[in-house]
Context: one part of a larger RNA
This record gives sequence, C1' cells and structure tokens, in this order.
RNA sequence: CUGGGCGUAAAGGGUACGCAGGCGGCUAGGAAAGAAAGAUGUGAAAUCCCAGGGCUCAACCUUGGAACUGCAUUUUUAACUACCUAGCUAGAGUAUGUCAGAGGGGGGUAGAAUUCCACGUGUAGCAGUGAAAUGCGUAGAGAUGUGGAGGAAUACCGAUGGCGAAGGCAGCCCCCUGGGAUAAUACUGACGCUCAGGUACGAAAGCGUGGGGAGCAAACAGGAUUAGAUACCCUGGUAGUCCACGCCCUAAACGAUGUCAACUAGCUGUUGGGGCCGUUAGGCCUUAGUAGCGCAGCUAACGCGUGAAGUUGACCGCCUGGGGAGUACGGUCGCAAGAUUAAAACUC
Repeated sequence: CUGGGCGUAAAGGGUACGCAGGCGGCUAGGAAAGAAAGAUGUGAAAUCCCAGGGCUCAACCUUGGAACUGCAUUUUUAACUACCUAGCUAGAGUAUGUCAGAGGGGGGUAGAAUUCCACGUGUAGCAGUGAAAUGCGUAGAGAUGUGGAGGAAUACCGAUGGCGAAGGCAGCCCCCUGGGAUAAUACUGACGCUCAGGUACGAAAGCGUGGGGAGCAAACAGGAUUAGAUACCCUGGUAGUCCACGCCCUAAACGAUGUCAACUAGCUGUUGGGGCCGUUAGGCCUUAGUAGCGCAGCUAACGCGUGAAGUUGACCGCCUGGGGAGUACGGUCGCAAGAUUAAAACUC
C1' cells in the first nucleotide's frame, strides 16, 4: 500500500457554517466525452509461454508459432454516468394560520439569606471539633429588635421536563432578536447531501486595561493531628470568583457513539402540536422530541435494538504493538502561560 476497523480494546475532529472537491430525485428528446462491439494499422529484437531442432543430457543456444491483455484511426450501439434542451413534484425551500420554550443580547426591578455599620434591650460567654486549640468577647461579644450599606446568587415551582449546533441556558417585567414544531392550501422547481483548506462560536482556569468585592476561596499565616504532616480537620485570608472591553482555544468539550438519507416487530411513560369519537371520564389515530423495556439482527462480551452499535448508500475525520511522546526540533498562532502541527535514536 492493500485490507480491516473507530460505544468500552488504537481510533469520531469540541461544535457549526461553508468555497474548491466528491456524490446526487422523476420523465422525454438530442449529441456521443466515458463505456461497449467490429475493422484496420501499430505494438523492434531479446525475455515469458507452446511445438520442434543442436551441443552425449541439462543449463545454454536455436527455428517457428502464440502472446505482447497497449495505443491510434475508423464504423456502429445509446441501457448506464457525464453533457445539452424541454418538462415534473415525492427531496429542498418560500408564503399563511396556530403553538411551546432557563435559545441569544440589552435595560429595569423584587424578596429571602450571608456579611458589615449605627442605635436600643441585655450579660458572660461565643465560635469551633472526634477531642481541642488558635480566633472573637466586660473597651460589652454571641442572642434579640429597629434602621442603613453593599455584592453575589435566584429556595419552592423543578421533572426521566424544556430550549440551543456545541459550549451552555433558571426570580419577575420590558425592548431587540435567532431557531423549531404543527395544520391546511398555494408557490419555486433539484435550488440538494457532505466538506480538505477557510471562517465563526467555544465550560472552567489563566492573561491585559479599568471597575467592583458580600459570601466562598488556590497561595499564605496560625491552631490541631502525627514519628513527621509542606495534607486531610479548625481559625483567618490574598489573587480569583462578579462587570466592561480585548486575548487565550483547551476539557472525561462524553451518548467516550461524525453528518445526511432510506429500510427493518412491538409495548410502556412523558413534553409540544394536530385530527376523530365521546356517556365529558376518557379512548383512538397522527406528527416532532425525550426516557424505560424488548423481537429480528448485530456484538469478543457488556450491551445496542425505528433516537441502532441492525440492513444499506453518500461525504468527511481518525487508527495501525507498549514505552520513548502528544515529547524534541522546525513552522504557525499567542502579551505570556502555552496551543497546534509532529518525529527519531533507543528499549521491551
């Protein structure tokens, strides 16, 4: 390379959009690039193969044939692929009605709680632990009442629930805005699928500038524990956590399962929409999700099982023994931290 694979053994890119590329619905007509059939020319010799011949045989040499599966020209065919023309509506999309939603951005606002401050009541403890101590408190703490300040997060509802491409999203109200589902018609007429490079988004931590800082809390300090204790426990506590703008671009970024399409038993729950029946309790059907079982089938097993890991097709990404190593060097990106691309020697 071929082959075989990628839920858990190595292997699905974090996610989406998308140029090139690859692939692409139904009908009719055309031309004939691919494709197929025939003819002609050519396809040196040697080699290989077949049948003979010559060295005593063989290797070797030699004669003839076949073959050289190729290329070019030309004639023909028109099912298939590509192309041209004309059309179609089952894919895709647009319009209209209805609906659900923590989808996104901005602004406002509410209550509970923690902390702090002021004042009142009040007196000796409070806090903490396995037990303690550090700590706070007679300069009046803790408790309790009233008032105030400030930041962050939104109990109950709440869910196997919902929305989003993923990351993710939750008090309430307003403004702007994306996507989706469903029903019945009308319209466009293949406008589609996938996508190397590219672009955008991308938790937490981290970085830059400026704010903010209640609680929590790396680092740090002290108290314990212990043989020691640079920990687990306790008392404190700074970055950070929050906001704005700009970077970083990584995660067990997980369903450890790429996207799209078609087909292949059922049953039970639940969310959104629609239809039919109805004794108004509910039942039946359908559609888009989301869960639990389960037939066939698949799987090394576990398990998956119409939301497939079943049966197939299109396109992309990735794997190829363990360690060395996701490292070195070089390139690109970054303020940095580092990210990305990515070996070899050696060794088992």